[in-house]
Molecule: SAM riboswitch aptamer (S box leader)
Organism: uncultured Steroidobacter sp.
RNA sequence: CGCUCAUCGAGACCGGCUGAGGGUCAGGCCCUUUGAAGCCGGGGCAACCGUCGAACCUAACCAGUUCGAAAUGGUGCCAACUCCUGCGGGAAUGGCCGUAAGCCGGCCAGAUCCGACAGAUGAGUU
Numbered sequence: 001c002g003c004u005c006a007u008c009g010a011g012a013c014c015g016g017c018u019g020a021g022g023g024u025c026a027g028g029c030c031c032u033u034u035g036a037a038g039c040c041g042g043g044g045c046a047a048c049c050g051u052c053g054a055a056c057c058u059a060a061c062c063a064g065u066u067c068g069a070a071a072u073g074g075u076g077c078c079a080a081c082u083c084c085u086g087c088g089g090g091a092a093u094g095g096c097c098g099u100a101a102g103c104c105g106g107c108c109a110g111a112u113c114c115g116a117c118a119g120a121u122g123a124g125u126u
Stems, first nucleotide, its partner, number of pairs: 002125007013042005021031003025086004043078003048074002051069006082118001087115004093109006
């Protein structure tokens, strides 16, 4: 780097150095000299793996499933839903046109919903 699986609307900030950008692209909208990104130190959040306990299963164990505990183990994270939209499908409603008007039809926009792609994190794997 590739592939597979799970999760992604919850949660968690201070100090030092430095000094202009950051939210990966575009559009939007935000954050930022009341100090961006980065590095260092400390603090915190969180149960994915691992650990421990219980129940189920078993003749019993192992394994497995479920629930719980714990942040002295391994990672991860600490503005905004993965900040929102971008692709496909549906859709309340609205606009325009066919009409002078209605029915109806066509086109466009669209709150919002579902899915896909991409991404992030973890676990596994060649």